[in-house]
Context: one part of a larger RNA
RNA sequence: AGCAUACGGUGGAUGCCUUGGUACGAGAAGCUGAUGAAGGACGCGGCUACCUGCGAUAAUCUACGGUGAGACGGAAGCAAUCUAAGACCCGUAGGUUUCCGAAUGGGGCAACCCAAAUAGAGUAAUGUCUAUUUACCGGUAUUUGAAUACAUAGGAUAUCCGGAAGCAACCCAGGGAACUGAAACAUCUAAGUACCUGGUGGAAGAGAAAACAAUAGUGAUUUCCCAAGUAGUGGCGAGCGAAAAGGAAUCAGCCUAAACCUAUCAACAUGUUAAAGGUGGCAACCGUUGUGUUGAAGGUGUAGCGGGACACUUUAGAGAUAAUUGCCAUAUUCUCAAAGAGUCAAAAAGUAUAACGUUAGUCGAAUGUUCUGGAAAGUUCAACCAUAGAAGGUGAUAGUCCUGUAGGCGAAAACAUUAUACCUCUUUAAGUGCACCCAAGUAGUGCGGAGUAAGUGAAAUUCUGUACGAAUCCGGGAGAACCAUCUCCUAAGGCUAAAUACUCUCUCGUAACCGAUAGUGAAGCAGUACCGUGAGGGAAAGGUGAAAAGUACUCCUAUUAGGAGAAUGAAAUAGUACCUGAAACCGUAUGCUU
Numbered sequence: 001a002g003c004a005u006a007c008g009g010u011g012g013a014u015g016c017c018u019u020g021g022u023a024c025g026a027g028a029a030g031c032u033g034a035u036g037a038a039g040g041a042c043g044c045g046g047c048u049a050c051c052u053g054c055g056a057u058a059a060u061c062u063a064c065g066g067u068g069a070g071a072c073g074g075a076a077g078c079a080a081u082c083u084a085a086g087a088c089c090c091g092u093a094g095g096u097u098u099c100c101g102a103a104u105g106g107g108g109c110a111a112c113c114c115a116a117a118u119a120g121a122g123u124a125a126u127g128u129c130u131a132u133u134u135a136c137c138g139g140u141a142u143u144u145g146a147a148u149a150c151a152u153a154g155g156a157u158a159u160c161c162g163g164a165a166g167c168a169a170c171c172c173a174g175g176g177a178a179c180u181g182a183a184a185c186a187u188c189u190a191a192g193u194a195c196c197u198g199g200u201g202g203a204a205g206a207g208a209a210a211a212c213a214a215u216a217g218u219g220a221u222u223u224c225c226c227a228a229g230u231a232g233u234g235g236c237g238a239g240c241g242a243a244a245a246g247g248a249a250u251c252a253g254c255c256u257a258a259a260c261c262u263a264u265c266a267a268c269a270u271g272u273u274a275a276a277g278g279u280g281g282c283a284a285c286c287g288u289u290g291u292g293u294u295g296a297a298g299g300u301g302u303a304g305c306g307g308g309a310c311a312c313u314u315u316a317g318a319g320a321u322a323a324u325u326g327c328c329a330u331a332u333u334c335u336c337a338a339a340g341a342g343u344c345a346a347a348a349a350g351u352a353u354a355a356c357g358u359u360a361g362u363c364g365a366a367u368g369u370u371c372u373g374g375a376a377a378g379u380u381c382a383a384c385c386a387u388a389g390a391a392g393g394u395g396a397u398a399g400u401c402c403u404g405u406a407g408g409c410g411a412a413a414a415c416a417u418u419a420u421a422c423c424u425c426u427u428u429a430a431g432u433g434c435a436c437c438c439a440a441g442u443a444g445u446g447c448g449g450a451g452u453a454a455g456u457g458a459a460a461u462u463c464u465g466u467a468c469g470a471a472u473c474c475g476g477g478a479g480a481a482c483c484a485u486c487u488c489c490u491a492a493g494g495c496u497a498a499a500u501a502c503u504c505u506c507u508c509g510u511a512a513c514c515g516a517u518a519g520u521g522a523a524g525c526a527g528u529a530c531c532g533u534g535a536g537g538g539a540a541a542g543g544u545g546a547a548a549a550g551u552a553c554u555c556c557u558a559u560u561a562g563g564a565g566a567a568u569g570a571a572a573u574a575g576u577a578c579c580u581g582a583a584a585c586c587g588u589a590u591g592c593u594u
Base pairs, nucleotide, nucleotide: 001593002592003591004590005589006588007587008586009585015579016543017542020514021513022511023510024509025508026507027506028505029503030502031166032165039100040099041098042055043054044053046078047077050074051073061094062093063092064091065090066089070082071081105114106113107112115134116133117132118131119130120129121128136163137162138161139160140158141157142156143155144154170201171199172198173197174196175195181188185235211218212217222249223248224247225246232240233239253495254494255493256439260299261298262297264296265295266294267293268292269291270290276289277286278285279329280328281327282326283325284324304473306438307437308436310433311432312431313430314429317336318335319334320333338427339426340425341424342423350422351421352420353419354418355417357415358414359413361409362408363407367382368381371378383400384399385389391403392402393401444468445467446466447465448464449463450462475490476489477488478487479486530537531536550578553565554564555563556562
């Protein structure tokens, strides 16, 4: 030195475990913010570095409910306290809530600096302190007010209304790649994807046919299945890729513009002979009241068997009234009745009562023994409950020990939903005539693009940059160039629940999901330590024991290191470098070989 055996050290694999994750399901919730958010800074404890909680009323204050013996957070300890006159804890509603932050009095290198006005405190006085107000934009109202006479622009003010910022995905809109594929590449593809920006909602968007269809019919939209990888499209390459019909989910329909009217308002014009006009008739009376145009407001009205307006005729539940005056009359005026509807569509504010649910809780069956053992839930023998033998814990494996489970019960307060009542709103139909209205820089056309499954093509339909530019129902659009016949529909205004999408979040649950190099980056104080000027990147690190019973006391030693006894414990080769403790690697002892 090598090999072997034994015993160790080092190391932290493996096994077992799980406080943490992952995926999904059901239900809930789907917004917060100038009444100052989200997120932070700095503080608050008797002693307090960190986390948690809270905010100068600072590990909290008040009220009301629940619970019932201890409490004073993680977190020991010392000290001091509270508590059956109900503490602590849980829930509901309030109070307080420094400074920064949209940050908003001005400024600023966030958590800081400096103000003004009004009212008050204090001072001999100034300084000082307290409370409130003072940003910008839009709207509304008031007021002031140029060039320029009226006016307008502009300014000012406000106990006025709103906005601003945050937020995971879903959704809509405005912009919009490249890698890649085509085995190269340019049309094409990737893809209207990623990404940027704006915006709303709990969903969004779409939506009540100028739709489909085809000689038969359907009847808003949305989503799913199918049609179908079909019809098509395509350097007819790579690829892209419908729709109708059929079957399901869910179902809901409405309001304006215009014609016409005026007991309304404004501006302009006109009118001075008392005409026109003042609901109709008769009479009186008034007469800048009238009339016309424009605009506003109100009424009417909303359709494709075309509808509506206007005129006339007929019809209608009861009653009342005329507005210059008297009498008579009547209504498109008013009241009641009847019918219908309603706050989450089509107008809108709620109140009361009841039910149910959510936010604390609560009741909840049934076992003893023998043996082994440190410990019984194991074993033995004999029982019991079960609308409960889900699960977790307890010194090993527990239906009957604990928490629970099945099944019941429960709210002072707040919130959600539903119902009823109050309340609120709406409401006649038909015929004839007439030819007034029926959404204009629109439809359509040319050119250039985009979007439709579709690349300009024979290319309809949709959108529109540009140049032109109709008609009003005997009108107009569509039915895949275009024309005819026929059929369907009625554009150029608007609203609309449900079925559908998603999950930052809450509750309950499930898993042939992971088990510490796995599973979230993060099972421990992790978006931390650390790195980077910065944008940003980004770890490692779990396990004593049933219980700390965490080794009193003695000794070795330079020693608060380490160890030997002793003690605890079932075990200390379980000793806070702690379960198990593999291998590499390093030793000690013995044997063999050289």